[in-house]
Molecule: Guanidine-I riboswitch aptamer
Organism: Methylotenera sp.
RNA sequence: CAAAAAGAUGACUAGGGUUCCGGUUCUUAAAUUUAAGAACGACUGGUCCAAGAGUUGUCGGCCAUUUUCAGUUGGCUACACGGAGGGAUAAAAGCCCGGGAGGA
Numbered sequence: 001c002a003a004a005a006a007g008a009u010g011a012c013u014a015g016g017g018u019u020c021c022g023g024u025u026c027u028u029a030a031a032u033u034u035a036a037g038a039a040c041g042a043c044u045g046g047u048c049c050a051a052g053a054g055u056u057g058u059c060g061g062c063c064a065u066u067u068u069c070a071g072u073u074g075g076c077u078a079c080a081c082g083g084a085g086g087g088a089u090a091a092a093a094g095c096c097c098g099g100g101a102g103g104a
Base pairs, nucleotide, nucleotide: 007059008058009057010056011055012054015049016048020046021045022043023040024039025038026037027036028035029034060077061076062075063074064073066071079099081102085097086096087095
């Protein structure tokens, strides 16, 4: 200096907006309640989306061990600062572009 490898996935969270639910306001009709429509996410929330650099589990991989050769048991699976801009979805985001550009 160059190449290769550094894996996949479930549940959840930081976070995110507004399709649906709920809530609030207005209008109409009923009229004890309530029903329908419209608007609102500087509406706490539920559904929903969600981390390479977040949590946890399962699988996979590597090394050793044991072995009835099917498997068992144990260990390891490192490090990681990061725009602007664009994209999808109803919309947005720590999602995707992206372990990018750049920096050390």